[in-house]
This is a predicted structure of a 350-nucleotide part of an RNA (small-subunit ribosomal RNA, central domain) from an uncultured bacterium.
The coordinates come from a structure-prediction model, not an experiment, and the mean pLDDT is 89.
Context: one part of a larger RNA
RNA sequence: CUGGGCUUAAAGGGCGCGUAGGCGGCCGGGUUGGUCGUGGGUGAAAUCCCCCAGCUUAACUGGGGAAUUGCCUACGAUACUGCCUGGCUCGAGGGAGGAAGGGGCGGCCGGAACUGUCGGUGGAGCGGUGAAAUGCGUUGAGAUCGACAGGAACGCCGGUGGCGAAAGCGGGCCGCUGGCCCUCUUCUGACGCUGAGGCGCGAAAGCCAGGGGAGCAAACAGGAUUAGAUACCCUGGUAGUCCACGCUGUAAACGAUGGGCACUAGGUGUCCGGGGUAUUGACCCCCUGGGUGCCGCAGCUAACGCAUUAAGUGCCCCGCCUGGGGAGUACGGUCGCAAGAUUAAAACUC
Numbered sequence: 001c002u003g004g005g006c007u008u009a010a011a012g013g014g015c016g017c018g019u020a021g022g023c024g025g026c027c028g029g030g031u032u033g034g035u036c037g038u039g040g041g042u043g044a045a046a047u048c049c050c051c052c053a054g055c056u057u058a059a060c061u062g063g064g065g066a067a068u069u070g071c072c073u074a075c076g077a078u079a080c081u082g083c084c085u086g087g088c089u090c091g092a093g094g095g096a097g098g099a100a101g102g103g104g105c106g107g108c109c110g111g112a113a114c115u116g117u118c119g120g121u122g123g124a125g126c127g128g129u130g131a132a133a134u135g136c137g138u139u140g141a142g143a144u145c146g147a148c149a150g151g152a153a154c155g156c157c158g159g160u161g162g163c164g165a166a167a168g169c170g171g172g173c174c175g176c177u178g179g180c181c182c183u184c185u186u187c188u189g190a191c192g193c194u195g196a197g198g199c200g201c202g203a204a205a206g207c208c209a210g211g212g213g214a215g216c217a218a219a220c221a222g223g224a225u226u227a228g229a230u231a232c233c234c235u236g237g238u239a240g241u242c243c244a245c246g247c248u249g250u251a252a253a254c255g256a257u258g259g260g261c262a263c264u265a266g267g268u269g270u271c272c273g274g275g276g277u278a279u280u281g282a283c284c285c286c287c288u289g290g291g292u293g294c295c296g297c298a299g300c301u302a303a304c305g306c307a308u309u310a311a312g313u314g315c316c317c318c319g320c321c322u323g324g325g326g327a328g329u330a331c332g333g334u335c336g337c338a339a340g341a342u343u344a345a346a347a348c349u350c
Stems, first nucleotide, its partner, number of pairs: 004321003008303001012318001014201004021194003025088007033081002035077008049065006091191001092188003095184004103177007110154001114150008125136002162169002206247002210243002215241002220236004258317006266295011299306002323350003332343004
């Protein structure tokens, strides 16, 4: 190289954009590089293989053949492929008309709750637990009413629902902005798929210098529990959680299932479109496109299960796996302010 695999056994890159490369729709024409055929040249000898022969046999040796899977060249073939050229519309994209949406960014606004401050009422407890205690309270707490301030998050709607490539996205309004879907079949005419490197995005925690700080709460302090209790429970409480510039780049980043295209029984729910029937009309019913669930045949699977949203049947491209431990570690490189990330062994051992 050939070969086997990747939901759960080792194995899908966290996700996208895209470079090189790989791969590539239908119908003609040209060329004949790849491809195929025939002939010629060459492919040293020895060795290997086959046949025969010589040493009494064998090893060994000699003769002949085959092989040397290759390269060069002449002529030929033209299905496939490459290249050149002409055309096509079903792939892809554009246009017109419509629709849904917590998709993104910025600004403004709102109510409930919470905490604090001030004032009124009131007068002995409150709080907390399995039970307590620490804690708070006659310098008037807790409760209750009013006013004010502040920060964070948006109940019901809410869904087995929607949107986004993923991370993720939920109060209201306004502005800017991305993607997707349906209908018409109007235009372009293969403009496509994938994607090593690269670039960008990337929860939480963490980092830098600044702001903010209500609630919650690592660390920390105290009270309990306990043999002990550096915990679980309780009272407090600082980073942090929030905003803005930048960094980090990880995760059970999960559907533990890479992307694209095509094909292969159905049934049922739901979300968003289109058409028909019916109707005054919305519904109902029928057909159809896109999404998201459940059930299920063939097939697949070690089983569980998957099953038009495939883990079925094929093709194209990328990533990854190769016994357990050592180890996602050491060393080196790259990146980072650091924490660390990434790339990634071996000895030894079972």